Molecule: RNase P RNA; transfer RNA
Organism: Chloroflexota bacterium
RNA sequence: CAAGUAAACUGGGUGACCGCUGUGGCAGUUGGCUACAGAGGAAAGUCUGAGCUCCACCGGGCAGGGUGCUGGGUAACACCCAGGAGGGGUGACCCUACGGAAAGUGCCACAGAAACACACCGCCGGCGCUAGCUAUGUUAGUUGCAGGUAAGGGUGAAAUGGUGAGGUAAGAGCUCACCAGCAGCUGGGUGACCAGUUGGCUGGGUAAACCCCAUCUGGAGCAAGACCAAAUAGAGGGACAAAAGGACGCCCGGCCUGUUCCCUGGGUUGGUCGCUUGACCCUGAUGGUAACAUCAGGGCUAGAUAGAUGGUCACCGCCCCGACUCGUCGGGGUACAGAACUCGGCUUACAGGUUUACUUGACCC
RNA sequence: UCCUCGGUAGCUCAACGGUAGAGCGGGCGGCUGUUAACCGCUAGGUCGUAGGUUCGAAUCCUACCCGAGGAGCCA
Repeated sequence: CAAGUAAACUGGGUGACCGCUGUGGCAGUUGGCUACAGAGGAAAGUCUGAGCUCCACCGGGCAGGGUGCUGGGUAACACCCAGGAGGGGUGACCCUACGGAAAGUGCCACAGAAACACACCGCCGGCGCUAGCUAUGUUAGUUGCAGGUAAGGGUGAAAUGGUGAGGUAAGAGCUCACCAGCAGCUGGGUGACCAGUUGGCUGGGUAAACCCCAUCUGGAGCAAGACCAAAUAGAGGGACAAAAGGACGCCCGGCCUGUUCCCUGGGUUGGUCGCUUGACCCUGAUGGUAACAUCAGGGCUAGAUAGAUGGUCACCGCCCCGACUCGUCGGGGUACAGAACUCGGCUUACAGGUUUACUUGACCC
Repeated sequence: UCCUCGGUAGCUCAACGGUAGAGCGGGCGGCUGUUAACCGCUAGGUCGUAGGUUCGAAUCCUACCCGAGGAGCCA
């Protein structure tokens, strides 16, 4: 210098004028004055985990749902950190829905003999038959019968470990060497697992098919919920007193409520609280590889309700295009998006810019 | 805020994980004096998008993009 990898950050600035929302103060009576504050890294998707609130309550079973290598972190998690295994990259580094197919069931189209127990071609010996001969034996052939064989051909995405040697009638882990896989033992590690050694020789794939195993799991959601005000027909129909309800579904037991439950019809479309001080933010120290935890000091940072956080102008910054007298002029653009009870994450969108660490290649000293 | 369903040919809809189809519509031809009806032939598809599982995906899984619908308060 070029090409990359990982992580963190930023997300236009200044001034003037005109507005909007909240809080405090002052005036003072339904409208002003003034000071301060006023969107994000994702406020988004609503995919998750909690807080909070309500559903009197408790226990058992079934069903349903989530998670799925190991250890740790956390309020909790599907998140994060560290590690293992597998895969990719020359490398920095990246990716993984990564329990079980030897519990059972299902599926594997077409092709193929056979897709889970299979012989189409081929190879092999036996019996039979036929033929020859040195004739009760032997050689050759295969139109027959019952077998052996998965080495070879062919089919397929996939054919019962792979390569080589021995062996055999022909073959075959039948035997051996190496490799892959499985099981036992020994050693290391908290563990996933790793290393060594011994053994027999293997059992197709699919669980993002049902399922099995381990583990977790009550539901609803700020339109939760509480209060005030307003309005109204407490109307009509249905279910059942051995009833009904106890907030996703079914069953059972206890307990509680002490009369209801469902549909249709009717009314309202106002206000206050919940509402922003919180598992909060910043700095430092300590412990820990890290995620994170503890301690000390400091800080207060939107609360609207059809929804405020904006608009116009001037100058500057950045990017693109054009012109020429080559550093000026003219024109255009300046991302994704926007709080609605609050936090922790994940995912997705995002113009441009900055910083740090590292890798590979080329060149120079 | 909480849920449910859907996206396949121009339109309306099908399709066990195994060659994407039907009706209507379009085009060409036939029948008819002509048109309609009828008959025959024919074209037309990134199965909403992207990635994954699988030998194989419209179908199964994940993320995203669109569209439609429903519920709640008081007595």